[in-house]
Molecule: transfer RNA
Organism: uncultured Candidatus Micrarchaeota archaeon
RNA sequence: CCCGUCGUAGCUCAACGGUAGAGCGCCCGGCUGUAGUGAGCAAUUCGUUGAUACCGGGAGGUUGGGGGUUCAAAUCCCUCCGACGGGA
Numbered sequence: 001c002c003c004g005u006c007g008u009a010g011c012u013c014a015a016c017g018g019u020a021g022a023g024c025g026c027c028c029g030g031c032u033g034u035a036g037u038g039a040g041c042a043a044u045u046c047g048u049u050g051a052u053a054c055c056g057g058g059a060g061g062u063u064g065g066g067g068g069u070u071c072a073a074a075u076c077c078c079u080c081c082g083a084c085g086g087g088a
Base pairs, nucleotide, nucleotide: 001087002086003085004084005083006082007081010024011023012022013021018071026058027057028056029055030054036048037047038046039045064080065079066078067077068076
């Protein structure tokens, strides 16, 4: 220098040109009531804090930047930036 693939939520990734979504994570609530702790002579008792799992709800996006086509663009076209791969 040339060619190709990719860039979407904090992370991993979806999405025929027609409402931008899922899983995990995060926040709130419910349910459960492990462990701890106090009471009690004691207990399979009572009080208190309350994890994991499960259930419900929620927040979080200039779809890498800019421009173009279109009634409508994450999606098609051009350009730039970045990551990776190949060639010279």